About this RNA
This is a predicted structure of a 72-nucleotide RNA (transfer RNA) from a Patescibacteria group bacterium. The coordinates come from a structure-prediction model, not an experiment, and the mean pLDDT is 84. The organism belongs to Bacteria candidate phyla, within Bacteria. It matches the Rfam family "tRNA". Rfam's curators write: Transfer RNA (tRNA) molecules are approximately 80 nucleotides in length.

[in-house]
RNA sequence: GCCAGGGUAGCUCAAUGGUGGAGCAUUCGUUUCAUAAGCGAGAGGUUAUGGGUUCGAUCCCCAUCCCUGGCA
Numbered sequence: 001g002c003c004a005g006g007g008u009a010g011c012u013c014a015a016u017g018g019u020g021g022a023g024c025a026u027u028c029g030u031u032u033c034a035u036a037a038g039c040g041a042g043a044g045g046u047u048a049u050g051g052g053u054u055c056g057a058u059c060c061c062c063a064u065c066c067c068u069g070g071c072a
Stems, first nucleotide, its partner, number of pairs: 001071007010024004018055001026042005048064005
């Protein structure tokens, strides 16, 4: 330099155009003499950035940035 994949909660990942969710972690409650485990509830999001298409974009299109892999 070229090609492909990816960027979403603190972490690992979902969500194929119609109000963005799960597990772990965290907070509170419950349970215990106490802790852990278990159970219940809550909080946590500029969906990398900027444009475009659309009544409506995490999703489709373009550009830029970053990460991974392959080729040279």